[in-house]
RNA sequence: GGAGUAUGCCGGGCAGUCGCGCGUCAUACGGCGUGAGGAAAGUCCGGGCUUCACCGGGCAGCGUGCAGGAUAACGUCCUGUCGGGGCGACUCGAAGGAGAGUGCCACAGAAACAUACCGCCGGGCAACCGGUAAGGGUGAAAUCGUGAGGUAAGAGCUCACGGAGCGUUGCGGUGACGUGCGCUCGGGUAAACCCCACGCGAAGCAAGAUCGCUCGAUCGCUCCUGCGGGAGCUGGGCGGCCCGCCCAAACGAGCUACAUCGCACCGAGGCGCCCGGUGACGGACGCCCCAGAUAGAUGGCUGCCGCCGCGCAAGCGGUACAGAAUCCGGCUUACAGGCAUGCUCCGCAA
RNA sequence: GGCUUCUUAGUUCAAGGGCAGAACGUCUGUUUCAUACGCAGAUUACGACGGCUCGACUCCGUCAGAAGCCA
Numbered sequence: 001g002g003a004g005u006a007u008g009c010c011g012g013g014c015a016g017u018c019g020c021g022c023g024u025c026a027u028a029c030g031g032c033g034u035g036a037g038g039a040a041a042g043u044c045c046g047g048g049c050u051u052c053a054c055c056g057g058g059c060a061g062c063g064u065g066c067a068g069g070a071u072a073a074c075g076u077c078c079u080g081u082c083g084g085g086g087c088g089a090c091u092c093g094a095a096g097g098a099g100a101g102u103g104c105c106a107c108a109g110a111a112a113c114a115u116a117c118c119g120c121c122g123g124g125c126a127a128c129c130g131g132u133a134a135g136g137g138u139g140a141a142a143u144c145g146u147g148a149g150g151u152a153a154g155a156g157c158u159c160a161c162g163g164a165g166c167g168u169u170g171c172g173g174u175g176a177c178g179u180g181c182g183c184u185c186g187g188g189u190a191a192a193c194c195c196c197a198c199g200c201g202a203a204g205c206a207a208g209a210u211c212g213c214u215c216g217a218u219c220g221c222u223c224c225u226g227c228g229g230g231a232g233c234u235g236g237g238c239g240g241c242c243c244g245c246c247c248a249a250a251c252g253a254g255c256u257a258c259a260u261c262g263c264a265c266c267g268a269g270g271c272g273c274c275c276g277g278u279g280a281c282g283g284a285c286g287c288c289c290c291a292g293a294u295a296g297a298u299g300g301c302u303g304c305c306g307c308c309g310c311g312c313a314a315g316c317g318g319u320a321c322a323g324a325a326u327c328c329g330g331c332u333u334a335c336a337g338g339c340a341u342g343c344u345c346c347g348c349a350a
Numbered sequence: 351g352g353c354u355u356c357u358u359a360g361u362u363c364a365a366g367g368g369c370a371g372a373a374c375g376u377c378u379g380u381u382u383c384a385u386a387c388g389c390a391g392a393u394u395a396c397g398a399c400g401g402c403u404c405g406a407c408u409c410c411g412u413c414a415g416a417a418g419c420c421a
Base pairs, nucleotide, nucleotide: 001346002345003344004343005342006341007340008339009338010337012305013304014303015302016301017300018299020035021034022033023032024031025030037321041332042331044330045329046328047327048326049204050203051202052201056243057242058241059240061200062199063198064197065196066080067079068078069077070076081095082093083092084091085090096195097194101193102192103189104188105187117136118135119132120131121130122129123128144162145161146160147159148158149157163185164184165183166182167181168180170179171178172177208261209260210259212255213254214253215252216251220233221232222231223230224229234248235247236246237245238244269288270287271286272285274283275282276281306319307318308317309316310315351420352419353418354417355416356415357414360374361373362372363371368404375393376392377391378390379389380388397413398412399411400410401409
């Protein structure tokens, strides 16, 4: 100097002027303060919160799937293991089980899960019988690959190297796993049913709470009693079902309206700095208060500067994706242009 | 704002891993003096991208679009 890789960040600035929402001072029709994002988006996950249910068990259903950790929780993140890619920095992986069972594997092919079409070898005049899976052929996939021995021909039948699976109270590691030793060598598919392990009650702020009016239903029945109560029947509840449990007074429906709360400063808050940890993250201290609804505000214009393109110049044009609605943590998707830091490879020079 | 469902030919619908079909349309030919009916034939599609699989309209994920419900 070039090429690349990972992480983090910015994503216009200043001034003037005219406006808008909220809060506050206050009654000057004004002053002051404050006012979108990294994704506010998609609503794909997880939680706070609220209502219903709430004593528990089982089934069904849904989800997750290497190990250890982080966290309020997660399908997220961190560190590692194994496998794929890259010379490398690094990166990608829905990464349990097909040796529990069932299903499927079209066409082709003899055969797709239990088999032999051509071929090879032995017997036989032949038809055919037996052995075999080296070679050919079909297919996405055909019985571990290469070489040697061996044999009638062949074959993990034997051996060497390599591969895969299983076992292991060998060793290392918390563990995934690595390594050694032993045994074995007939497919695939679980983003097909399923099995194993773990987790999940349901709905969602238009949840829900308070305030108004109208209508409907209802305060069980029987028996026993020592008057304390008990048993049975009936009805209802446990928003999937069953067992089991509970209750017999709780309420249900509709209309008008959209007032207050939820809800807008106290939070899994933000910023700075220190400590612990490889890291995600955790802890201590200091400072700060930071949008908000009528589903409605957060903007427009002018000047200068910045960046990009065109142009000799004057100048002209452009300046991304997009916009809160209960609040947080993630993921995914969209995004003109730019910055910082670490690392890798190549070339050159010393 | 939230929840749910769907996307296949011009239109309405099938197919649920193995060559995408039906009806109504449209076009051409035939029939007729002409049109219609009839007959023969043709036309055109799995919303987009990526993944699992030998193989995807179908299974999974991410986007795009449409419809319905909730105060």

This is a predicted complex of two RNAs, RNase P RNA and transfer RNA, with 421 nucleotides together.
Rfam match: Bacterial RNase P class A. It is annotated as a ribozyme.
The coordinates come from a structure-prediction model, not an experiment, and the mean pLDDT is 75.